[in-house]
Model confidence (mean pLDDT): 81 of 100. This is a predicted structure of a 102-nucleotide RNA (transfer RNA) from Tulasnella calospora MUT 4182. Its Rfam family is "tRNA". Rfam classes the family as a transfer RNA. Rfam's curators write: Transfer RNA (tRNA) molecules are approximately 80 nucleotides in length. The source organism's lineage runs through Eukaryota, Opisthokonta, Dikarya, Agaricomycetes and Tulasnella calospora. The sequence is in RNAcentral, with records from ENA and Rfam.

RNA sequence: GCCGUCAUAGCUCAGUUGGGAGAGCGACAGACUGAAGCUUAUGUAAUCACGAUUACGUAAUCAACCUUCUGCAGGUCACCCGUUCGAUCCGGGUUGACGGCA
Numbered sequence: 001g002c003c004g005u006c007a008u009a010g011c012u013c014a015g016u017u018g019g020g021a022g023a024g025c026g027a028c029a030g031a032c033u034g035a036a037g038c039u040u041a042u043g044u045a046a047u048c049a050c051g052a053u054u055a056c057g058u059a060a061u062c063a064a065c066c067u068u069c070u071g072c073a074g075g076u077c078a079c080c081c082g083u084u085c086g087a088u089c090c091g092g093g094u095u096g097a098c099g100g101c102a
C1' cells in the first nucleotide's frame, strides 16, 4: 500500500425482506426468609477503685449482608454524507480493532 471481517446499554452479545431497539449479567429501588452487628432493658458469673467493668445468655428496636422475587433506569445502533415516505439495516466516505496479501 491492497483486501476482508467487526463497531448495538457499564460488560458479554442478539436483532432486522427497511417500519416495535432487545436479552443475560451488572447498577438502583422495593418486598419475603435468614441474619452479623449496634443500642436499650434485664438475668447469671467473675473482677472491682464499690462508681462500675467484662464475659455468657434472654427480650425489644434498628439492621449491614446473602438467597429468591418484583419494578425501574440506562443507547448519538462508531462518525459524516447520500438513497428512501421512513435507515441500526441499503450505497459512498472517515475513524478504530482484528486478520490476510504484498
Base pairs, nucleotide, nucleotide: 001101002100003099004098005097006096007095010025011024012023013022019085028071029070030069031068034065037062039060040059041058042057043056044055045054046053047052078094079093080092081091082090